[in-house]
A computed fold for a 517-nucleotide part of an RNA from an uncultured bacterium, annotated as small-subunit ribosomal RNA, 5' domain.
Context: one part of a larger RNA
RNA sequence: GAUGAACGCUGGCGGCGUGCUUAACACAUGCAAGUCGAGCGAGAAGUUAAUUAUUGAUUCUUCGGAUGAUUUAAUUGAUGGACAGCGGCGGACGGGUGAGUAACGCGUGGGUAACCUGCCCUACACUGGGGGACAACAGCUAGAAAUGGCUGCUAAUACCGCAUAAGCAUACAGUACCGCAUGGUACAGUAUGAAAAACUCCGGUGGUGUAGGAUGGACCCGCGUCUGAUUAGCUAGUUGAUGAGGUAACGGCUUACCAAGGCGACGAUCAGUAGCCGGCCUGAGAGGGUGGACGGCCACAUUGGGACUGAGACACGGCCCAGACUCCUACGGGAGGCAGCAGUGGGGAAUAUUGCACAAUGGAGGAAACUCUGAUGCAGCGACGCCGCGUGAAGGAAGAAGGUUUUCGGAUCGUAAACUUCUAUCAGCAGGGAAGAAAGUGACAGUACCUGACUAAGAAGCCCCGGCUAACUACGUGCCAGCAGCCGCGGUAAUACGUAGGGGGCAAGCGUUAUCC
Numbered sequence: 001g002a003u004g005a006a007c008g009c010u011g012g013c014g015g016c017g018u019g020c021u022u023a024a025c026a027c028a029u030g031c032a033a034g035u036c037g038a039g040c041g042a043g044a045a046g047u048u049a050a051u052u053a054u055u056g057a058u059u060c061u062u063c064g065g066a067u068g069a070u071u072u073a074a075u076u077g078a079u080g081g082a083c084a085g086c087g088g089c090g091g092a093c094g095g096g097u098g099a100g101u102a103a104c105g106c107g108u109g110g111g112u113a114a115c116c117u118g119c120c121c122u123a124c125a126c127u128g129g130g131g132g133a134c135a136a137c138a139g140c141u142a143g144a145a146a147u148g149g150c151u152g153c154u155a156a157u158a159c160c161g162c163a164u165a166a167g168c169a170u171a172c173a174g175u176a177c178c179g180c181a182u183g184g185u186a187c188a189g190u191a192u193g194a195a196a197a198a199c200u201c202c203g204g205u206g207g208u209g210u211a212g213g214a215u216g217g218a219c220c221c222g223c224g225u226c227u228g229a230u231u232a233g234c235u236a237g238u239u240g241a242u243g244a245g246g247u248a249a250c251g252g253c254u255u256a257c258c259a260a261g262g263c264g265a266c267g268a269u270c271a272g273u274a275g276c277c278g279g280c281c282u283g284a285g286a287g288g289g290u291g292g293a294c295g296g297c298c299a300c301a302u303u304g305g306g307a308c309u310g311a312g313a314c315a316c317g318g319c320c321c322a323g324a325c326u327c328c329u330a331c332g333g334g335a336g337g338c339a340g341c342a343g344u345g346g347g348g349a350a351u352a353u354u355g356c357a358c359a360a361u362g363g364a365g366g367a368a369a370c371u372c373u374g375a376u377g378c379a380g381c382g383a384c385g386c387c388g389c390g391u392g393a394a395g396g397a398a399g400a401a402g403g404u405u406u407u408c409g410g411a412u413c414g415u416a417a418a419c420u421u422c423u424a425u426c427a428g429c430a431g432g433g434a435a436g437a438a439a440g441u442g443a444c445a446g447u448a449c450c451u452g453a454c455u456a457a458g459a460a461g462c463c464c465c466g467g468c469u470a471a472c473u474a475c476g477u478g479c480c481a482g483c484a485g486c487c488g489c490g491g492u493a494a495u496a497c498g499u500a501g502g503g504g505g506c507a508a509g510c511g512u513u514a515u516c517c
Stems, first nucleotide, its partner, number of pairs: 001516003005513005012389006018382002020347001025345003029342003034089003039086002046079008059066002096300003105225008115217002120213008128162001130160002137152006168193005174187005198205002226272003233263003238260003242256004275297004279290004302323005325336004353379001355378003361375001362373004392422004402413004426458001429452004436444001461506005466487003472501005482489002
């Protein structure tokens, strides 16, 4: 000098940041991922129209009746879009944590003639004609529940054949050009194979194939990346070859056979520790330390394993199995996963609200209106940090009273106070009141800010004073009580202990402790 700090004493305001470093310990409760009715069937409440039945006000009356407002119910049609379902897209982003990892994990520079890429953009070619189901629903039925089972009905942008194929894929055999090798590109040929979906407010929005782009990813390589030799040998899919399989793709990635290789004092193997970086702290620099917040990459999601779906996962709020734990149970069986945001217990020296809003920025879905969004924007708490401001200003000597000290004359606190004049930053009161928002829409918030009136009022402490090191006297104590970073103080005149007066330093902080330079 620095800190994600803690502790002691003290504490006025504001702005901007920041806040479980320990138990990757266990979690009550609420919320954190939905959306689309312009893909589809069904369709509650409600609204509305018509018909039928019912009710029967009013008016007319030849007293027989006619008229038919209104009420109620049923049926049909339209509208409506709650709950659930089929289907599409999104739940692989965003958010958290640092357990593991000494590794192509990360950083940096390259390679892929060995690769993939939903949504988006561009270009070209298409979008023909059929079929059978399964939910929802109805009936029956098992179970305490979770959850099912059977029979029957039905729609689609759900599913499956068929047609078509500019181009595409596979196999075969060519020509031309090119490359650092395997090889690549272009052109033409034969055979085989694979597409599509409609909706509409008629404006559009979609669907399929191929090529290119963009974006995002995957793999490989050079170099760099902590400590220990009181760890010296390690390795059988091990190292290489061939065939086969697998993958988006290369590869012992896997497998069969063959060979006996491969790594290592330029430190293999083993053990310990650790997420890496941009950065941050310190330092004149070289260097040393560190990786909290913010940004990039990686890994993980109760522990271990596995795959499914999908453009993308071996998937935090998906599935299956096993383990531990917690909960429900009718004992047969089930449910759960905060290292999301709040919050609770526990651990600890120690770390916050079960807040408001989608107004902005961004994200998902949707044609849109819009819905969702604990991302985010804000607010709350904490002097935890940095920065700024204030606690008054000018005058004022009878140098008041009082305190301390004294050689009793005085000295000092000290222009300090009182007193006079003035001002109003902050806080308080009243009035006005934004920008952030493009037409509309403001959580923050009656906030920031402006104006007015009002009172010096509401706002100073902490550490130190032997030397290092700025700052001295008195009393008490008497090697006691105590102090102390080092040297060292204290045994009767202690500037070193305790108190007081005075002084020095910093200041809403000041000291101490811990850690780094």

Description:
Its Rfam family is "Bacterial small subunit ribosomal RNA". Model confidence (mean pLDDT): 84 of 100. The RNAcentral record of the full RNA draws on Greengenes.